[in-house]
Molecule: small-subunit ribosomal RNA
Organism: Pseudorhodobacter turbinis
RNA sequence: AACUUGAGAGUUUGAUCCUGGCUCAGAAUGAACGCUGGCGGCAGGCCUAACACAUGCAAGUCGAACGAAACCUUCGGGUUUAGUGGCGGACGGGUGAGUAACGCGUGGGAACAUACCCAAAGGUACGGAAUAGUCUCGGGAAACUGGGGGUAAUACCGUAUGUGCCCUUUAACUGUAGUGGUUAGGGGGGAAAGAUUUAUCGCCUUUGGAUUGGCCCGCGUUGGAUUAGGUAGUUGGUGGGGUAAUGGCCUACCAAGCCGACGAUCCAUAGCUGGUUUGAGAGGAUGAUCAGCCACACUGGGACUGAGACACGGCCCAGACUCCUACGGGAGGCAGCAGUGGGGAAUCUUAGACAAUGGGCGCAAGCCUGAUCUAGCCAUGCCGCGUGAUUGAUGAAGGCCUUCGGGUUGUAAAGAUCUUUCAGAUGGGAAGAUAAUGACGGUACCAUCAGAAGAAGCCCCGGCUAACUCCGUGCCAGCAGCCGCGGUAAUACGGAGGGGGCUAGCGUUAUUCGGAAUUACUGGGCGUAAAGCGCACGUAGGCGGAUUAGUAAGUUGGAGGUGAAAUCCCAGGGCUCAACCUUGGAACUGCCUUCAAAACUACUAGUCUUGAGUUCGAGAGAGGUGAGUGGAAUUCCGAGUGUAGAGGUGAAAUUCGUAGAUAUUCGGAGGAACACCAGUGGCGAAGGCGGCUCACUGGCUCGAUACUGACGCUGAGGUGCGAAAGCGUGGGGAGCAAACAGGAUUAGAUACCCUGGUAGUCCACGCCGUAAACGAUGAAUGCCAGUCGUCGGGUUGCAUGCAAUUCGGUGACACACCUAACGGAUUAAGCAUUCCGCCUGGGGAGUACGGUCGCAAGAUUAAAACUCAAAGGAAUUGACGGGGGCCCGCACAAGCGGUGGAGCAUGUGGUUUAAUUCGAAGCAACGCGCAGAACCUUACCAACCCUUGACAUGGAUAUCGCGGGACCAGAGAUGGUUCUUUCAGUUCGGCUGGAUAUCACACAGGUGCUGCAUGGCUGUCGUCAGCUCGUGUCGUGAGAUGUUCGGUUAAGUCCGGCAACGAGCGCAACCCACAUUUUUAGUUGCCAUCAUUUAGUUGGGCACUCUAGAAAAACUGCCGGUGAUAAGCCGGAGGAAGGUGUGGAUGACGUCAAGUCCUCAUGGCCCUUACGGGUUGGGCUACACACGUGCUACAAUGGUAGUGACAAUGGGUUAAUCCCAAAAAGCUAUCUCAGUUCGGAUUGGGGUCUGCAACUCGACCCCAUGAAGUCGGAAUCGCUAGUAAUCGCGUAACAGCAUGACGCGGUGAAUACGUUCCCGGGCCUUGUACACACCGCCCGUCACACCAUGGGAGUUGGUUCUACCCGACGGCCGUGCGCCAACCCUUCGGGGAGGCAGCGGACCACGGUAGGAUCAGCGACUGGGGUGAAGUCGUAACAAGGUAGCCGUAGGGGAACCUGCGGCUGGAUCACCUCCUUU
Repeated sequence: AACUUGAGAGUUUGAUCCUGGCUCAGAAUGAACGCUGGCGGCAGGCCUAACACAUGCAAGUCGAACGAAACCUUCGGGUUUAGUGGCGGACGGGUGAGUAACGCGUGGGAACAUACCCAAAGGUACGGAAUAGUCUCGGGAAACUGGGGGUAAUACCGUAUGUGCCCUUUAACUGUAGUGGUUAGGGGGGAAAGAUUUAUCGCCUUUGGAUUGGCCCGCGUUGGAUUAGGUAGUUGGUGGGGUAAUGGCCUACCAAGCCGACGAUCCAUAGCUGGUUUGAGAGGAUGAUCAGCCACACUGGGACUGAGACACGGCCCAGACUCCUACGGGAGGCAGCAGUGGGGAAUCUUAGACAAUGGGCGCAAGCCUGAUCUAGCCAUGCCGCGUGAUUGAUGAAGGCCUUCGGGUUGUAAAGAUCUUUCAGAUGGGAAGAUAAUGACGGUACCAUCAGAAGAAGCCCCGGCUAACUCCGUGCCAGCAGCCGCGGUAAUACGGAGGGGGCUAGCGUUAUUCGGAAUUACUGGGCGUAAAGCGCACGUAGGCGGAUUAGUAAGUUGGAGGUGAAAUCCCAGGGCUCAACCUUGGAACUGCCUUCAAAACUACUAGUCUUGAGUUCGAGAGAGGUGAGUGGAAUUCCGAGUGUAGAGGUGAAAUUCGUAGAUAUUCGGAGGAACACCAGUGGCGAAGGCGGCUCACUGGCUCGAUACUGACGCUGAGGUGCGAAAGCGUGGGGAGCAAACAGGAUUAGAUACCCUGGUAGUCCACGCCGUAAACGAUGAAUGCCAGUCGUCGGGUUGCAUGCAAUUCGGUGACACACCUAACGGAUUAAGCAUUCCGCCUGGGGAGUACGGUCGCAAGAUUAAAACUCAAAGGAAUUGACGGGGGCCCGCACAAGCGGUGGAGCAUGUGGUUUAAUUCGAAGCAACGCGCAGAACCUUACCAACCCUUGACAUGGAUAUCGCGGGACCAGAGAUGGUUCUUUCAGUUCGGCUGGAUAUCACACAGGUGCUGCAUGGCUGUCGUCAGCUCGUGUCGUGAGAUGUUCGGUUAAGUCCGGCAACGAGCGCAACCCACAUUUUUAGUUGCCAUCAUUUAGUUGGGCACUCUAGAAAAACUGCCGGUGAUAAGCCGGAGGAAGGUGUGGAUGACGUCAAGUCCUCAUGGCCCUUACGGGUUGGGCUACACACGUGCUACAAUGGUAGUGACAAUGGGUUAAUCCCAAAAAGCUAUCUCAGUUCGGAUUGGGGUCUGCAACUCGACCCCAUGAAGUCGGAAUCGCUAGUAAUCGCGUAACAGCAUGACGCGGUGAAUACGUUCCCGGGCCUUGUACACACCGCCCGUCACACCAUGGGAGUUGGUUCUACCCGACGGCCGUGCGCCAACCCUUCGGGGAGGCAGCGGACCACGGUAGGAUCAGCGACUGGGGUGAAGUCGUAACAAGGUAGCCGUAGGGGAACCUGCGGCUGGAUCACCUCCUUU
């Protein structure tokens, strides 16, 4: 000193908290695999086939027990060996098959044995007969063996002796009472071996010891109850046998016991322990190496010998296998050490030595020893060392990245200086041994030498988890422990560079513990997540009130014994350190014995009254059973009145009715149920119970007195009760009503709706035994703030009414506290105690198999394979609802005018085509991009051309121009010929600038792709009133509050209130135009007044109009009413205008992967003599058809003709002048209801204009032609005032082309009760299984593929049981005619004692027959289950899911499902009732 110990993370969701599983980070291994590999030390090395084994070795030794043979001899003797004999082969070594057992562990015990060893006592005398070897004669292939002759012993036998010993018997004494002990007698029995060097070593009997072993007992020692009963030698006794010894161990008889829910029996699995590993511990897993015990030795059985075995390297028998054989017969057993084959992912040398430590034999020398000690192989593990050190910036080269500047690899390298551990070479050289003997081994170690010389890899880099970039690939290839990554910009795949980690190793796989409080003893739960039995009674068991005394089983303390050694831990020591080895200690939490204490539990004996119960007196009640009885209603029957419908529905029909229904009146029959009262009222254990009366009967409450004296609580099994449906038998049957039929609805409608209707519903008796059997909350007891109701009883108070108080029930709200939250809260889900039941991820499945119950339906008990990474609870924010409330909008309604029908224009789809370029697609594509396609545009098609290019920059060379004209070929682009012209600056240099041409390369170019890579721009919800933030507060949190509420507004506009107070983006306002006035300025405008003119033409003037600058004005400011004294609203006055004056511009946070790569920009990809560029022609203009948007009409509110003013915007380079420029309406005349004097399409002819060019394919004019169309089905659009309607005018782009678009003015209405409904939107609330957000989610059948599994005629194999047959070897029992050396007797013939062979018997292994039980494999066919890509049919569930859903049960149906009966709320909405809170 043996103390210093506990970490979490990822993954369910849009997000959150919880529950809950899955996964990871750690440690370990007798490991294996992949890549790599320098040295040494210490350890370890068939986990699988207890599979089969070639070969060698692993147990011998003794001549001091014995004879003999051979050899040697110095003749003394010696050596070697087969055999007899002795000791040892029961140890050592291997393996873990069996075994769930006194096998093992631990602690005890009595009825035993123990060779060799130690101590003690005594003895060792006299005889005898064989036999192996050997010799000889044989048999046999061999193994081996037979006959005969002869021989020895420490081999064998007899006799003697007997201190002890054993058996039997007598007497006395003693007592921890045992199968006792001691002493003294009587009778009987039994022993020995010699050797020798004369020292000893042996041998026999007895006693004791030591050691070792056998036996018995308490406790501990795996899983299964889908194994509940097992057992005949079974349990016990007596006699006998057997053993070393107890004992049913065995046997005969007797008795009927014994074990078992504290788990017998059976089945499966397994050697046990010290320990090992993990863990904070408690526990869990494990039982290699080392150590203790057990079991086994080819498989099964058996004994012999021996001190010890039922014997690994002994024997016998049976079986399988292998080998030899002359076919007659024999031999064998590596789970000893090496080694071989096989199996397997996988585990070593056919080594050295007895030198050490042990073992056997021997007096000893010694021999033997695959025990052991060593070496070899293997990174299998642990430990140690090395692969160099210092310096070195031009930050070298190369690689990689890059924003092209650089960065990084990186002091890294090179270079310079130094060192030599390890390995290598040479020399020396141990300890291990104590006198000799050293396999290891010339090893460890030491010294010297040379030279940086010989020595680095593996895994990872998305998160968990330390470490990032580029390229390739393109849901492919692949990765992956979980989440997940990959569909053209992958830190996740593959490669590279860089980085991180460990290091002679590194990763992967497998297994164990941990994390996992995820089986919870320490240390969990059960209202809704998995989980309270439907309810009660009650057995065993568990737990149990107050008090006194005793006992000491539990409990506590002390002491003793034991808990092997090793291991772990602590302090030391030894190998250079460490691993490793070692000394001492501590510890081994346990068991046993003993002493003590007496609080608590228990036990024994008393006492008590509070728990429980009894008695008496009151009380309430749909408590139960039986019998009787009453009225209302439905239906049916009879009769009357009465006539055409009734009934039913969303609407109908089936149905009933002129044969008289429905309606109505009276009478009758029958069954079932009991309106009102009636109530979160009452009673009952639960299910449940409702007219009234009677009878019987259970329980409860209150009050009071006395009594019993813990009699109590819970309750596994067990028993009883137990809604509805269902079943059996017999009744009954009014209504209702599964099934069924018909009618509807529907795409279908096996449904919802309707008309009928049978079981059933009712009664009696008997089954069933389940429900959302729910408070989803087991029973009991105690304790812990309140308030307000209600039911029953009592007490008190002035007792009328009420109040206070108390006991028992039943509710609501709420504090502490609890809860994941919701919520619960004295009727707990709070704080505690006792007992029971139940849970451990989702699915498979409450299913299969087996058992029990049932007439059946079925109930109960109750798995596994396989599969997924979730399934789930509560709450939050959204979205959605065929949910609710409030509000708004030309949303509806009220109106006006249209579209949809016709012709035409235009756009789109479709079709066609060489091409009909492309885009846009509900609203929010379709007179859209296109503010204008004959060529061009033009992107498309055909044909013909060009290739540094039509366009940009750079280099070289050449030329100085560029340009213009003409001719030829061609469709043209283009090509060719020819004529004309010849740049600027200058330092005078081919120097510079500019231009053109040629050449080569970088590059140009792309209306090619991706709007799902993007910017920008735009549409839309929507000019809707919303969208957010800071601080604070509330909530574990997501979040909430603010932003909700009462009013109000066009408005989140404003006011008030409020745990909120403020703020931002939106609203509004600020901006523009219009409307009024004033002022300034009057030219090109104006003209009242004054002149003048054809003319505001001119003079003049700026009053007016107008123009364009400035300013004023409108703010609910004023009044009344209303409202809350607010915000505001209503009305009024004034005013040009009144409540946002009107119209614009202005578009929050966001949504739609909305639109656009063809406006533009742009990443990536693609093309590069073409997907680029040029040209001609064609096409975008096609045409059976469909749709959108428009124009013109169908006429008289009109057409035609004439007349006819007032405009505005705008354009024309400037301009208020001039022009475009005719306004249309209006007025007059005519037409007179017709396919027309309506309508103008279409077509013929003729022209004009633009333009290189009107054929495809322009517009307009004139003449002629004169189609459809007579107001438009379903449906649908716009519009709320200078609006709709109607009328014309202008402009842009443009050569030309307008029914389109954008603007302008003229004339100029109707209607709005109102918000029920349709559509869209806003706010609040509610439900949700949705969150890609209802275009959501999701269920089942069917079809296909794969997987595991149940049934299955049978079939194959294993295990086991019962009955019977056979019965080897062997011991036992009996017999023993035959045979026999030892001893005795003998008449020597023989006999006896004793024994052997043989024979018989019971037992018994293997084997056989028959029948059962059980396990496993296969199995035609078949059942459901699971998983799969975008299959089929429907739409059952989630919202009131469009018939609320679900549970039990029954019937039906392709399927989800539907329907009946009863139940539940885990149902929305509305109304009503009751209760509570606040004012």